[in-house]
Transfer RNA from a Candidatus Latescibacterota bacterium, 73 nucleotides, folded computationally.
The RNAcentral record of the sequence draws on ENA.
The coordinates come from a structure-prediction model, not an experiment, and the mean pLDDT is 80.
It matches the Rfam family "tRNA". It is annotated as a transfer RNA.
Lineage of the source: Bacteria > Pseudomonadati > Candidatus Latescibacterota.
C1' cells in the first nucleotide's frame, strides 16, 4: 500500500427488495410491599460515524472522508 467487515437509544443489537426508527436491559413515575428488592403498568431518551449526490422520499443506494477490527503484502 491491496481487499473485506462494522459504525443505529446510557449499554448489546435488530431494522434490505428505499416509504414516518424499534426490541432487550439501564433510567424515570405509578402499582404491590411495613421498607427494600422481586413483579406488574406507563414513560423519557436518536442530526442513523462526517460531507456531499441521486430520488417525490435515504439507516437503506452512489462517492470521499473519520474510527476500529480481519486479511494480503
Nucleotide at each position: 500500500g491491496g481487499g473485506g467487515g462494522c459504525g443505529u437509544a446510557g449499554c448489546u443489537c435488530a431494522g434490505u427488495u428505499g416509504g414516518u426508527a424499534g426490541a432487550g436491559c439501564a433510567c424515570c413515575u405509578g402499582a404491590c410491599u411495613u421498607u427494600u428488592a422481586a413483579u406488574c403498568a406507563g414513560g423519557u431518551g436518536g442530526u442513523c460515524g462526517a460531507a456531499g449526490g441521486u430520488u417525490c422520499g435515504a439507516c437503506u443506494c452512489c462517492u470521499u472522508c473519520c474510527g476500529c477490527c480481519c486479511u494480503c503484502a